[in-house]
RNA sequence: UACUCAUAACGGCAAAUCAAUUGAAAGAUUGAGACGCAAAGCCACAGGUCUAAGGCGCAAGCUAUGACAGCUGGGUUACCGUA
Numbered sequence: 001u002a003c004u005c006a007u008a009a010c011g012g013c014a015a016a017u018c019a020a021u022u023g024a025a026a027g028a029u030u031g032a033g034a035c036g037c038a039a040a041g042c043c044a045c046a047g048g049u050c051u052a053a054g055g056c057g058c059a060a061g062c063u064a065u066g067a068c069a070g071c072u073g074g075g076u077u078a079c080c081g082u083a
Stems, first nucleotide, its partner, number of pairs: 005081001012037002017032006035070001041076003045073003048068003054063003
């Protein structure tokens, strides 16, 4: 320096739910709360999933410019120690 994460240590994050705020919604933020997570730190590049305001349509519906990083891949940064 790179890969890896057996056993520890210091710690970290925070699902569902509830309250408030925000948004058309999906969702997001704050507080409480812990299901879990060795990147459950960051990034919407690719795939996938969700929503449908607006637009299109006689209607049923279709559609992302919206969202999800705790869906997968990828990029990037990083603590301790073993090998």